[in-house]
Record summary: Predicted 3D model of a 154-nucleotide RNA (FMN riboswitch aptamer (RFN element)) from Solidesulfovibrio magneticus. Lineage of the source: Bacteria > Pseudomonadati > Desulfovibrionia > Desulfovibrionaceae > Solidesulfovibrio. It matches the Rfam family "FMN riboswitch aptamer (RFN element)". About the family: The RFN element is a highly conserved domain that is found frequently in the 5'-untranslated regions of prokaryotic mRNAs that encode for flavin mononucleotide (FMN) biosynthesis and transport proteins. Of the family's consensus pairs, 93% are formed in the model. The sequence was found by an Rfam model in a public genome assembly. The coordinates come from a structure-prediction model, not an experiment, and the mean pLDDT is 77.

RNA sequence: CGUUGUCCUCAGGGCGGGGUGGAAGUCCCCACCGGCGGUAUCCCGGGUAAACCGGGGAGCCCGCGAGCGCCCGCGACGCUCACGCGUUGCGGGGUCAGCAGACCUGGUGCGAAGCCAGGGCCGACGGUCACAGUCCGGAAGGAAGAGGAAAGAC
Numbered sequence: 001c002g003u004u005g006u007c008c009u010c011a012g013g014g015c016g017g018g019g020u021g022g023a024a025g026u027c028c029c030c031a032c033c034g035g036c037g038g039u040a041u042c043c044c045g046g047g048u049a050a051a052c053c054g055g056g057g058a059g060c061c062c063g064c065g066a067g068c069g070c071c072c073g074c075g076a077c078g079c080u081c082a083c084g085c086g087u088u089g090c091g092g093g094g095u096c097a098g099c100a101g102a103c104c105u106g107g108u109g110c111g112a113a114g115c116c117a118g119g120g121c122c123g124a125c126g127g128u129c130a131c132a133g134u135c136c137g138g139a140a141g142g143a144a145g146a147g148g149a150a151a152g153a154c
Stems, first nucleotide, its partner, number of pairs: 002154003006149005016030004031134002033123002035064004042056005059121002067099002070093010103119005125137003
């Protein structure tokens, strides 16, 4: 220094104005927001400079996460003579298979998926006097991962 194990900390933003209506942060018009890792023709700093080093840089390029669904277990309730079945709550599994979204045009350039310009598009589940990316809830949860500590093994 690398790998691995242990522990600690951290780890998501956003409805402002107007319209309709009995009622909308849910509809309509305008607005607002963008988790984590990778990728880099961009930016900043160091270096005389090149090489190189450090930091930042994509919602829609490649992956990942939470959530839903699915599967397994347990409990409660209901139906059944029974086997079982259904509903619901909790816990667990996990990406093989389901939802898991969404980008084009022009420019520059040897080269653009990433830069510049323009236009466009997307956003779990449950709740709600009315359909939710922005409100409330599960969630003082979980987690991709980021940083650190001590120190064991290889």